RNA sequence: GGGGUUGUAGCUCAGGGGAUAGAGCGAGGGACUCCUAAGCCUUAGGUCGCAGGUUCGAGACCUGCCAACCCCG
Numbered sequence: 001g002g003g004g005u006u007g008u009a010g011c012u013c014a015g016g017g018g019a020u021a022g023a024g025c026g027a028g029g030g031a032c033u034c035c036u037a038a039g040c041c042u043u044a045g046g047u048c049g050c051a052g053g054u055u056c057g058a059g060a061c062c063u064g065c066c067a068a069c070c071c072c073g
Base pairs, nucleotide, nucleotide: 001072002071003070004069005068006067007066010025011024012023013022018056027043028042029041030040049065050064051063052062053061
């Protein structure tokens, strides 16, 4: 330098054109308990890597850039 994969909550990841963007773990609160843990109920947390484009509509499709990893030279 060229090519590929990935980028969504604090962490691990779903979602592949029409939902109010989700789950598990973690965090806060509650109830339970003599107390704690586990289990139970509940709440918060997101410019969906960045910028454009396509579309009536983009987390998803296209282009460029950035980052991580892999391959080639």
This is a predicted structure of a 73-nucleotide RNA (transfer RNA) from a soil metagenome. The coordinates come from a structure-prediction model, not an experiment, and the mean pLDDT is 82. Its Rfam family is "tRNA". The family's RNA type in Rfam is transfer RNA.